[in-house]
RNA sequence: AGAGUUUGAUCCUGGCUCAGGACGAACGCUGGCGGCGUGCCUAAUACAUGCAAGUAGAACGCUGAAGACUUUAGCUUGCUAAAGUUGGAAGAGUUGCGAACGGGUGAGUAACGCGUAGGUAACCUGCCUACUAGCGGGGGAUAACUAUUGGAAACGAUAGCUAAUACCGCAUAACAGCAUUUAACACAUGUUAGAUGCUUGAAAGAAGCAAUUGCUUCACUAGUAGAUGGACCUGCGUUGUAUUAGCUAGUUGGUGAGGUAAAGGCUCACCAAGGCGACGAUACAUAGCCGACCUGAGAGGGUGAUCGGCCACACUGGGACUGAGACACGGCCCAAACUCCUACGGGAGGCAGCAGUGGGGAAUAUUGGACAAUGGGGGAAACCCUGAUCCAGCGACGCCGCGUGAGUGAAGAAGUAUUUCGGUAUGUAAAGCUCUAUCAGCAGGGAAGAUAAUGACGGUACCUGACUAAGAAGCCCCGGCUAACUACGUGCCAGCAGCCGCGGUAAUACGUAGGGGGCAAGCGUUAUCCGGAUUUACUGGGUGUAAAGGGAGCGUAGACGGCAAGGCAAGUCUGAUGUGAAAACCCAGGGCUCAACCGUGGGACUGCAUUGGAAACUGUCUAGCUAGAGUGCAGGAGAGGUAAGUGGAAUUCCUAGUGUAGCGGUGAAAUGCGUAGAUAUUAGGAGGAACACCAGUGGCGAAGGCGGCUUACUGGACUGUAACUGACGUUGAGGCUCGAAAGCGUGGGGAGCAAACAGGAUUAGAUACCCUGGUAGUCCACGCCGUAAACGAUGAAUACUAGGUGUCGGGUACCAAUAGGGACUCGGUGCCGCAGCAAACGCAAUAAGUAUUCCACCUGGGGAGUACGUUCGCAAGAAUGAAACUCAAAGGAAUUGACGGGGACCCGCACAAGCGGUGGAGCAUGUGGUUUAAUUCGAAGCAACGCGAAGAACCUUACCAAAUCUUGACAUCCCUCUGACCGGGCCUUAAUCGGCUCUUUCCUUCGGGACAGAGGAGACAGGUGGUGCAUGGUUGUCGUCAGCUCGUGUCGUGAGAUGUUGGGUUAAGUCCCGCAACGAGCGCAACCCCUAUUACUAGUAGCCAGCGGUACGGCCGGGCACUCUAGUGAGACUGCCGGGGAUAACCCGGAGGAAGGUGGGGAUGACGUCAAAUCAUCAUGCCCCUUACGAUUUGGGCUACACACGUGCUACAAUGGCGUAAACAAAGGGAAGCGACCCCGUGAGGGUGAGCAAAUCUCAAAAAUAACGUCUCAGUUCGGAUUGUAGUCUGCAACUCGACUACAUGAAGCUGGAAUCGCUAGUAAUCGCAGAUCAGAAUGCUGCGGUGAAUACAAUCCCGGGUCUUGCACACACCGCCCGUCA
Repeated sequence: AGAGUUUGAUCCUGGCUCAGGACGAACGCUGGCGGCGUGCCUAAUACAUGCAAGUAGAACGCUGAAGACUUUAGCUUGCUAAAGUUGGAAGAGUUGCGAACGGGUGAGUAACGCGUAGGUAACCUGCCUACUAGCGGGGGAUAACUAUUGGAAACGAUAGCUAAUACCGCAUAACAGCAUUUAACACAUGUUAGAUGCUUGAAAGAAGCAAUUGCUUCACUAGUAGAUGGACCUGCGUUGUAUUAGCUAGUUGGUGAGGUAAAGGCUCACCAAGGCGACGAUACAUAGCCGACCUGAGAGGGUGAUCGGCCACACUGGGACUGAGACACGGCCCAAACUCCUACGGGAGGCAGCAGUGGGGAAUAUUGGACAAUGGGGGAAACCCUGAUCCAGCGACGCCGCGUGAGUGAAGAAGUAUUUCGGUAUGUAAAGCUCUAUCAGCAGGGAAGAUAAUGACGGUACCUGACUAAGAAGCCCCGGCUAACUACGUGCCAGCAGCCGCGGUAAUACGUAGGGGGCAAGCGUUAUCCGGAUUUACUGGGUGUAAAGGGAGCGUAGACGGCAAGGCAAGUCUGAUGUGAAAACCCAGGGCUCAACCGUGGGACUGCAUUGGAAACUGUCUAGCUAGAGUGCAGGAGAGGUAAGUGGAAUUCCUAGUGUAGCGGUGAAAUGCGUAGAUAUUAGGAGGAACACCAGUGGCGAAGGCGGCUUACUGGACUGUAACUGACGUUGAGGCUCGAAAGCGUGGGGAGCAAACAGGAUUAGAUACCCUGGUAGUCCACGCCGUAAACGAUGAAUACUAGGUGUCGGGUACCAAUAGGGACUCGGUGCCGCAGCAAACGCAAUAAGUAUUCCACCUGGGGAGUACGUUCGCAAGAAUGAAACUCAAAGGAAUUGACGGGGACCCGCACAAGCGGUGGAGCAUGUGGUUUAAUUCGAAGCAACGCGAAGAACCUUACCAAAUCUUGACAUCCCUCUGACCGGGCCUUAAUCGGCUCUUUCCUUCGGGACAGAGGAGACAGGUGGUGCAUGGUUGUCGUCAGCUCGUGUCGUGAGAUGUUGGGUUAAGUCCCGCAACGAGCGCAACCCCUAUUACUAGUAGCCAGCGGUACGGCCGGGCACUCUAGUGAGACUGCCGGGGAUAACCCGGAGGAAGGUGGGGAUGACGUCAAAUCAUCAUGCCCCUUACGAUUUGGGCUACACACGUGCUACAAUGGCGUAAACAAAGGGAAGCGACCCCGUGAGGGUGAGCAAAUCUCAAAAAUAACGUCUCAGUUCGGAUUGUAGUCUGCAACUCGACUACAUGAAGCUGGAAUCGCUAGUAAUCGCAGAUCAGAAUGCUGCGGUGAAUACAAUCCCGGGUCUUGCACACACCGCCCGUCA
C1' cells in the first nucleotide's frame, strides 16, 4: 500500500466482499511447563448454610472462674474444710466511639448527573494539628439485678434496689452570637477594626507516680486558625427522532413571612402576567458520566469489563429518627409483593458483601488459607475485629517466555503415494553412531518479602547433584483474491462456499490418501468494533447524460458583503501564571535470568481560566467617498398584462332557388347521408370558436406562457446623460404570490374538434391503430386544484479568461448626404472554435473554465415515491415520507461484432425472360413409420434420404435362432512331446465340431538346432462394445464469397481506431488517385493439366498425296506430304488505332488474328463458423466384457408392408410407334480375360476356338439421324406393369432372394393441385457408348462423344452474399432479450 466482482472487451460511477488489528468472549479439534493478568456481558431473578463491624473493664454497676497469700478447725504433718485478703478469666447490661468508611451493582437518570473552569461577601466540618481560656458546686433517675407475671415464639408488663465520662439545673466567660454605634474598605445584600449592653458551657472524670495540696498522660468545655471532608450556585460541553411544534399554573417575577448549615417558589399569603421554544422547548426512545480502552497516518469512529475519580441504588414505593456526617446495603417506621415459622392469636427476612445454590443462558471459578504484609475501626496499650486486603485453588480466557532435542548419517533402506514402469516424492527424514539435559520426574540445600518479635504464601522462588532421548504436536489451508498439487472415489448426487463461484464420468474447488504451505500449545469458526471506505468527504466527495438544481418569483430570520480614516479590543496572534488527580500512552535509565509485568525520572495531556501586550484582517462605534445599487431627465423597440369594442375568411346549421342519383369514406370496403330530393351550385340569415399570408434557431415575459385590428389603464427591460441618495447590496430556511394541460364546483355558452360510448371494418381475437357518428370537455365569468420530459434534464449573483461569423434593439467627434457603407460600443439571441475542464459524449465569455457568496438536493438496485402518521383539498389527489424482505449488482459514456419488416451502393440462374422437369401413374431405389426372433449400424433443414454401399442368394454381416471352443480365428514369450505341414480317403452331423486311416522334413561338431504340429501354465490376445461433447486424421458447409491479418508509426486514459475508409474502376482488398500512414503476410490473379491455332522433332501397330505391286483389304513395297499420335516450342500482352475518363486505372468501339479483353473447362478452398459428420476406413485416451459384449458353423434376416416422403427410370404418343434396308463417333476395358469367323437355337445362349497382355486382335452393333413403307388419334400397332408357361447363364447353391430370353397376359396412365427444381452456349434438351465394383446381379455412379436450341427488357420485388453508414436494453449475439397471466 491494495485486491476480487457488472462487460465480448473498455473507461467511469457505484455497491457488495476480502487481506489487518482488537476482545471480560463462545463453539469445534487438540493440549507439555512456567510467569503476569483476568473470569455472570443474560434474570437490579429467587436464595439454603457459614462468614463479611466491632471495640473499650484506663467511663459504670452487677455476677465473679482458675490461681496466690493469711488465719482458724480437723487431724492420716501435708491433705481437706471454713473465713478473710487478693486476683481478675468470662458473661449480659448502661455508656463512649465506630457502624455514613471499606466492599457490591449499574436498575434509574438526557440531569448542574458527569467533565472542565470558576464562585460562596450565602455555608457546615467528629476524629487530627497549632494557639487562647477553663475544668466550681449540686440533684433526681434508670438498665443490669431481685420478685411476681403474660405469650407458642418474637418480645414483654408490673413492683422494688443501684452506678457512671448516662441525664438535668446552678455559678463562671469572650476573640463566640444578637442589638446599637464609630472609622475604613468593598461587589448590591455587605466586609474589616473598635466601643456599649444582653445571652450561652463543662466529666473536681479515668489511669499512673508521689502521698496532705501536687505532677504527667488520656479525656472534657468555650473560642480562633489550619487541614481534611462535604453542601450550594454559575459559564461551556454532553445520544437519536420534527412521521414529537408548541410547553408551563408554584408556572415566571415581586413584597412579606416561615424553613435550612446556607442563597433560592424550597414552602406559604398577597400582587403582577409572566417564563421557555426553530441556536429545537415539550414529548418519546435509548443510556450511568469521565480518566481512559480499541482502531486509525491523522482528523475521526466505536466502547465505558478489569484499575482510578464522581454519581445513583441496596426486594419495590414512601418517611423520618439518631448523628459532625445518612434520609443509612448487613439501622428504625409504614404500605404492598414474595418466602419462612406458628399453638392461627401473631411473628421473622432481604447476598447488586465473600464463598456457594437453583434458574436464565452460547457462556464466566473455591461453601479455601491468613491477618505475615498494606490499610481501616476501637483501645493509653497489650490486643481484638477486618471475605478490605495478601495468598492459594479452578479455566489455554488473554499476553509473555521455554521445551518437545543437537551433530553426523545415501544402501538415497523398508513402507506409502505416484508413474510415460525408466523413475520420482516422502528424504538426512528414519534406522545407526556420537553428544547434551532447558522443562517435567528424583534427591539435597534453601531465601528476600521483617527496622526487635511475628510468614498464610511455602520447604515456594532459587541453587546443586545423579539419571534416561526418554514423558511432551497439533490445527487450518492448498481454483483466484492468497503462500501451497497430484492420485483415487463421486457424477448438478453427496457436498463446498467470505466474494467470484465449483460438482451433469478424466473435479488442483466435494470426500479420502500422499505431498506441500501457514501458524504453533495452540489452530480454526462464529458474534461484535475500527480500518481498508475519500462509501457522509472539517482534513477529504458530488448534482447536463451515472443518485442528485427546488416549476418560477418576491421576501423575513440568518449567512456573506465596496473605497478610505480614526477609536475599542469581542474574534485573531503572542508572552506569563494557575489548572489539566493518580494510573495509562511516548522517551530514557532501572528491577524480576529475558519478556510480559513492575518501578523511577522526564515529556505529553493539543483543553479551560486569569493576566500583560499587538492592532494587519473580521467585528463594533464615529464621521466620510462614489466605482456596487437606486432615483431623476431624454429617447426608441416589443404576440408583456388587464378590460371594452370591432373585422374578414372558413366550417356547420336554417330558409329559398337551380338540379338529379348518387354522395361520403378507404389499402380495399362497409356503417352513415340521399327520390320525403342529398352531394354539387346560387342568394339570404343564425351562431360559436380560432386568427391564413406577414413569420424569422425574430420579439416580450420571472417561469407557466403570449400572435387579426382599435382604444383605455398598466408592469418591466434597453440606450443616452451624469443632476440626486450614499453601500441602501447578494442569497434566502420557514412564509407569501404566480403557476401548461387535464380535473372539480356554480352559472352561462356550444360552430368545429373530441375522451367515454355506439356502429362498420381489420384480425386467430382487436375492449386498438382505419372509417361513420357522438357526450363530457374544449369557450366565458367567478372559485378550487398545484402537478408535467414545469428541460438548457444545466439554482441565483459577481469578477476574470484567445478569436471568428450571423441576427434583434439602441448609441457614437468616420465616409457619404437619398438609400447606404466602414469602424467602435452597450444590451439580448444563435453557430463555430483555442486554452482549460470532463469517464467519455461534449461545454467553451449565454461555461459544464478560473475563483467567491448563499440556497436546494444526492449517498447501491428493487420494495417505493409505496405503507402508516400529519398538513392541505369538495373530490381526484398533492406535500412530507419509512421499514421488513430480497439481489450482487443496477447504471453512464464510448468500442468491436451480430441483428433491423433502417438507409445507400454492388454481386449471384437470386428474381425476371425462356427451355425442360418434379409434385398426378406404374416400376426401381433410399428414408421414416409399423412389423419382426432379427428386420445390424451410422447419416437428419440447406449441408440426411440412387448417402457410407465402386454392387446383402452363402460369404460379405456387424443382426437373430440353434450348435460348438476357451491362451482362443490372429501376435509375442516359456516348458514338454512328436515329425511333420500340405494332401487323399471313410464314418457321423443341418454344418462346423468329432472319430478312423494313407502318405510324408532339413542341417548337425550327434550335444542339439531350424521349421511345423499337438499338449500345458501364465503374461496376454480379442471386441463393428460406449463416449465424434475427451481426441488425431479426414470431410461437408458458408464459398472460389473477397475477404482475413500483422510489423512499425500516429491518434485515443482505454477497449480500440488508422492502414482496410474516401473518389473512380474491376470477376476480385483488381488497379489508379487522394489520404497519418508506410510496408508486409494468407487469400484474388498468375505459375499446373485438358482443350481451340500453328511450327519443329519422331513415324509403328497410325496415315496414303504422288510411284509401283495386288487376292482390291494401306494388303504389300515405299513414303511421312496430310490426318493422327506425343514431346518441345510459338501465340494473346489492352500490344495497336479512335472515343470517353482526371493527361490515371479502366471502359466502349475497331483493325489484325485460330482465338480479344481472366478465350472455354479442371485442379487449386484465406482467417474462421456450425461442440457440423465420422471411435463402423484407420489411429487413439478413458470406461466396460474376458468359458464372453471374444471366436467358429448351419439356417434365417438386412429384400417384411395399412402408410408417408425424397431421388430416378418408363410413359401417356404422330416432332410419334413399328418394320425394311443404309451412314457417321469419342473415350475406355481385356489373361481365372476379351473372344472373331463358322455351325446350332425364334431368342437368351450353346459348340468350336483364329487372334490379342493390345493405335495391330477383341468387346463393338453406336443411337438419335436420313430414306422408304405402315399405323390415323383410339387406352390405340401408345404404354408396358402384373401374371402364367417354357427356358438360358453365373454360381456348392437362384425357395425365401439374381439377371436375361421366348410365347401368352396387357394394369395404371390421355401431360399432372398447392407448391417446387435445374439451366446463360457447344449450355439446356435429346441420343446412344464405355468403365469401376463384380462369379452373377444398374433405371444408380463416374466418364465419352452425336444432334443441338430459346431467353436475359431491366434492377421493383423474393433468397443468399459483400462494403459503408445508422439505431440498439442483443454478445449463447433476433432461433436474442424481455413483459404480463396461469400452472
Small-subunit ribosomal RNA from an uncultured bacterium, 1383 nucleotides, folded computationally. Its mean pLDDT, the model's own confidence on a scale to 100, is 83. RNAcentral holds the sequence, with entries from ENA and SILVA.